[in-house]
Small-subunit ribosomal RNA, 3' major domain from an uncultured bacterium, 475 nucleotides, folded computationally. The coordinates come from a structure-prediction model, not an experiment, and the mean pLDDT is 84. The RNAcentral record of the full RNA draws on ENA and SILVA. Its Rfam family is "Bacterial small subunit ribosomal RNA".
Context: one part of a larger RNA
RNA sequence: UGAAGGGGGCCCGCACAAGCGGUGGAGCAUGUGGUUUAAUUCGAAGCAACGCGAAGAACCUUACCAGGUCUUGACAUCUUCUGACAAUCCUAGAGAUAGGACUUUUCCUUCGGGAACAGAACGACAGGUGGUGCAUGGUUGUCGUCAGCUCGUGUCGUGAGAUGUUGGGUUAAGUCCCGCAACGAGCGCAACCCUUGUGAUAUGUUACCAACAUUGAGUUGAGGACUCAUAUCAGACUGCCGGUGAUAAACCGGAGGAAGGUGGGGAUGACGUCAAAUCAUCAUGCCCCUUAUGGCCUGGGCUACACACGUACUACAAUGGCGUCUACAAAGAGCGGCAAGCCUGUGAAGGCAAGCGAAUCUCAUAAAGGACGUCUCAGUUCGGAUUGAAGUCUGCAACCCGACUUCAUGAAGCUGGAAUCGCUAGUAAUCGCGAAUCAGCAUGUCGCGGUGAAUACGUUCUCGGGCCUUGCACA
Numbered sequence: 001u002g003a004a005g006g007g008g009g010c011c012c013g014c015a016c017a018a019g020c021g022g023u024g025g026a027g028c029a030u031g032u033g034g035u036u037u038a039a040u041u042c043g044a045a046g047c048a049a050c051g052c053g054a055a056g057a058a059c060c061u062u063a064c065c066a067g068g069u070c071u072u073g074a075c076a077u078c079u080u081c082u083g084a085c086a087a088u089c090c091u092a093g094a095g096a097u098a099g100g101a102c103u104u105u106u107c108c109u110u111c112g113g114g115a116a117c118a119g120a121a122c123g124a125c126a127g128g129u130g131g132u133g134c135a136u137g138g139u140u141g142u143c144g145u146c147a148g149c150u151c152g153u154g155u156c157g158u159g160a161g162a163u164g165u166u167g168g169g170u171u172a173a174g175u176c177c178c179g180c181a182a183c184g185a186g187c188g189c190a191a192c193c194c195u196u197g198u199g200a201u202a203u204g205u206u207a208c209c210a211a212c213a214u215u216g217a218g219u220u221g222a223g224g225a226c227u228c229a230u231a232u233c234a235g236a237c238u239g240c241c242g243g244u245g246a247u248a249a250a251c252c253g254g255a256g257g258a259a260g261g262u263g264g265g266g267a268u269g270a271c272g273u274c275a276a277a278u279c280a281u282c283a284u285g286c287c288c289c290u291u292a293u294g295g296c297c298u299g300g301g302c303u304a305c306a307c308a309c310g311u312a313c314u315a316c317a318a319u320g321g322c323g324u325c326u327a328c329a330a331a332g333a334g335c336g337g338c339a340a341g342c343c344u345g346u347g348a349a350g351g352c353a354a355g356c357g358a359a360u361c362u363c364a365u366a367a368a369g370g371a372c373g374u375c376u377c378a379g380u381u382c383g384g385a386u387u388g389a390a391g392u393c394u395g396c397a398a399c400c401c402g403a404c405u406u407c408a409u410g411a412a413g414c415u416g417g418a419a420u421c422g423c424u425a426g427u428a429a430u431c432g433c434g435a436a437u438c439a440g441c442a443u444g445u446c447g448c449g450g451u452g453a454a455u456a457c458g459u460u461c462u463c464g465g466g467c468c469u470u471g472c473a474c475a
Stems, first nucleotide, its partner, number of pairs: 001475002005470001007469007015459002019423005026314002029311005034305002042053002064300007073125001077124002079121005088101005106115003127289002130287003136283002138278003141274001143272001148187006154163003167178003193266004198234007208223001212221002237260001240254005316416001320375007332363003337356002341352004382413001387408007429451007
């Protein structure tokens, strides 16, 4: 100087407390461990691995296994030679491939040749999701959006170092003020950026509809008011008033205001820590393989199942289930696409087919909610697993191993031990909608809006963190 203490002081955080809802019990989905297997590819491992890489494993993907095959190779550059190649069809085969048939003869040219493509030969070489993240770059997690981490000059100390950065107040903040052997400065904080909340101005089509006309309908004319959209501005700064305070910084209350003291949310992550993660995104040193640890193909596996754990979904019901009628969103996506409408089907869906590269058309009925009826506490008209049958769709192909529909079946489950998690406001809880990936496949992920709470006395205790200080097992 640090680190650590079941030392002390001060302070903070859904850290506890106060509340609300869960997990842990059931069924199922998914990931992991274990076991099994020819293979169940690999990585991730307390917080910070475990619905994680994977924004989507039937083939492909695919890296794994079995079998069949190739050896200058699926891909790149160079040398030599030959010439079109490809496509189509036939035969054998699981296919990769092998054999054959038919057809065809690229572009430029100074006619020497050159370019591109294909085949053959020799090697230089290609190739490797093989190893090492403890050789690395890059990227990322984490402490933590915590308030810290440092430097120059000066001063003090023999020196390591100290001072500044400590102290008194204050703040979300090393934020600001005052003091001070310090005076300044940098990276962080804050602000600048995006979004949301209010207004003004401009512009009105595909958006809007107050007045006029018109229609089944903002449908059409008309309008530039309103909504909304797109821009540009304004607005919030402790600016004003009162009090407290050291006359300071600031704090408390108030006015005005759409908004008040960082208005809400996001992006933004200092010096560093964990030899943290990643050689399987990519790049890369070294090592290793080179008729194989490389390449191609078919089939299988990654989907196994005495079991254990994590994360979700659905429930156990009456604040509910079922039936009929009825209302109100936002944000997105669409041409190998979204598909209105009509017809067929109980339905998944099918047939025909307008419009729309979209503020125009479509996906697209939002659901919870409201009205009426029914069920009457029961393993039930709760719950939907499992299984049987019949189908629909995607796709070369749904056996291993897809999603969905209809009929039948109707399991566990009556609120969950010890323990444990999230959340402080448009939040929790609850309700539906959309998108990416994607032929098909969502209880996952990422977004969107609807309805909309309870509680916070307080900081003794638990956990994590910041500053000052103290004694010494430690470096």